[in-house]
RNA sequence: UGAGCAGUCCAGGCGGCCGCUGCGGCGCUGUAUCGGCGCCGGGGAGGAAAGUCCGGGCUUCGCAGGGCAGGACGCCGGGUAACACCCGGUCGGCGCGAGCCGAAGGAAAGUGCCACAGAGAACAUACCGCCCGCGUCUUUUCGGGUAAGGGUGAAAAGGCAGGGUAAGAGCCUACCGAGCGCGGCGCAAACCGCGCGUCUGGCAAACCCCGUCCGAAGCAAGACCGAAUAGAGGGGGAUGAGGCGGCCCGCUGACCCCUGGGUCGGUCGCGUGGGUCUCGUGACCCGGAGGUGCGCCGCGAGGCGCGCCCUAGAUAAAUGGCCGCGUGAGUACAGAACCCGGCUUACGGACUGCUCAUCUC
RNA sequence: GGCGGCAUAGCCAAGUGGUAAGGCAGAGGACUGCAAAUCCUUCACCCCCGGUUCAAAUCCGGGUGCCGCCUCCA
Numbered sequence: 001u002g003a004g005c006a007g008u009c010c011a012g013g014c015g016g017c018c019g020c021u022g023c024g025g026c027g028c029u030g031u032a033u034c035g036g037c038g039c040c041g042g043g044g045a046g047g048a049a050a051g052u053c054c055g056g057g058c059u060u061c062g063c064a065g066g067g068c069a070g071g072a073c074g075c076c077g078g079g080u081a082a083c084a085c086c087c088g089g090u091c092g093g094c095g096c097g098a099g100c101c102g103a104a105g106g107a108a109a110g111u112g113c114c115a116c117a118g119a120g121a122a123c124a125u126a127c128c129g130c131c132c133g134c135g136u137c138u139u140u141u142c143g144g145g146u147a148a149g150g151g152u153g154a155a156a157a158g159g160c161a162g163g164g165u166a167a168g169a170g171c172c173u174a175c176c177g178a179g180c181g182c183g184g185c186g187c188a189a190a191c192c193g194c195g196c197g198u199c200u201g202g203c204a205a206a207c208c209c210c211g212u213c214c215g216a217a218g219c220a221a222g223a224c225c226g227a228a229u230a231g232a233g234g235g236g237g238a239u240g241a242g243g244c245g246g247c248c249c250g251c252u253g254a255c256c257c258c259u260g261g262g263u264c265g266g267u268c269g270c271g272u273g274g275g276u277c278u279c280g281u282g283a284c285c286c287g288g289a290g291g292u293g294c295g296c297c298g299c300g301a302g303g304c305g306c307g308c309c310c311u312a313g314a315u316a317a318a319u320g321g322c323c324g325c326g327u328g329a330g331u332a333c334a335g336a337a338c339c340c341g342g343c344u345u346a347c348g349g350a351c352u353g354c355u356c357a358u359c360u361c
Numbered sequence: 362g363g364c365g366g367c368a369u370a371g372c373c374a375a376g377u378g379g380u381a382a383g384g385c386a387g388a389g390g391a392c393u394g395c396a397a398a399u400c401c402u403u404c405a406c407c408c409c410c411g412g413u414u415c416a417a418a419u420c421c422g423g424g425u426g427c428c429g430c431c432u433c434c435a
Stems, first nucleotide, its partner, number of pairs: 001357010013325006020044002023041008046333001050344002053342005058218004065249004070214005075089005090104001091102004105209002110207002112203003127150002129146005158176002161173003177199001179196006222268004232259005242252003261434002272287006288310001290309008362431007371385003379415001387403005408424005
């Protein structure tokens, strides 16, 4: 200098003016425990707010029961509220390397599939070839043996070398792979050693088997208040409607379905919550998978303790615009809607550490 | 905001691991004096990107686009 690998951080700053939103305070005002207008103060999007792919909290369904069906996951150990996530290790694969990737149980429980080609695609088989026999002038043919070689295919019944044989063959032997048993080591997966034995194709992101886990729906869940309408018509129902996840059992027990009608409002859930004291400011206590700083433990993901903090919240839905300075440029992906932990996808830049190649000293 | 489904030629569509059926439309040809009808031929990156598999429209994962359902009262 070039090409890469891993990790961390930022997502524009300062000043001025105008504007939006919800909260608190003050003033004015109305149809007055509520609202409107004005002023002041302080708060106001993300690393992915996204996809809605997993996991949970929360809420309701008869407190959530049994079985079947269904779904998810799958090397081992750990973390966690939980997970398909994360951490550590093992094995396998890719890369010269830094490193990266892995839906990584079982095909020797069973069933199924393996098109075309090929003799044969899983109870093996025999097209060419090789060998033996009969026969023949010879070739061919016929009977038998064989699976080393050729051919087909994605895949051909362990690989390779030597012995052996008529030719051959785990038929025998050594090494390698796979399997089983024993021992060592490790929490375990795994790894190492010894022995036996002759080998049993692939697909489980095919059905399935084994192990572990899972009730369903979702904030338009759901709770409450108010307004308005016709409690109008039809059908079903204690011989059990409807409900409890799809079915059955079991439980429950009076309403249910369709048409028609009305409304298109508000409060809570909901952005820290609750309680006690106080006229009030405020103080104290309890809670939160909450955030953060320090300490300790752990290789790590994380855990424990103490201190401090509470950090956007609407319902047509709020973050924008202009100017100046600075700058290489003022720029990527992109806008919360009940809330968290992850994953995935989109995307601009800076820094740190490391690897490889080349050049120079 | 939440939940569910679909994507195969210009249109309608079958296909659920082994060469992507069929119909309408289009193009070319045959038949005809010219046409219509009829007959023959032709027209596919199975929405896109990865993975599993010998092999993917099909199975699995991710993305894109489109469609549908879900307020309250009684």

Predicted 3D model of RNase P RNA and transfer RNA as a complex of 435 nucleotides.
Rfam match: Bacterial RNase P class A. Rfam's curators write: Ribonuclease P (RNase P) is a ubiquitous endoribonuclease, found in archaea, bacteria and eukarya as well as chloroplasts and mitochondria. It is annotated as a ribozyme.
Its mean pLDDT, the model's own confidence on a scale to 100, is 79.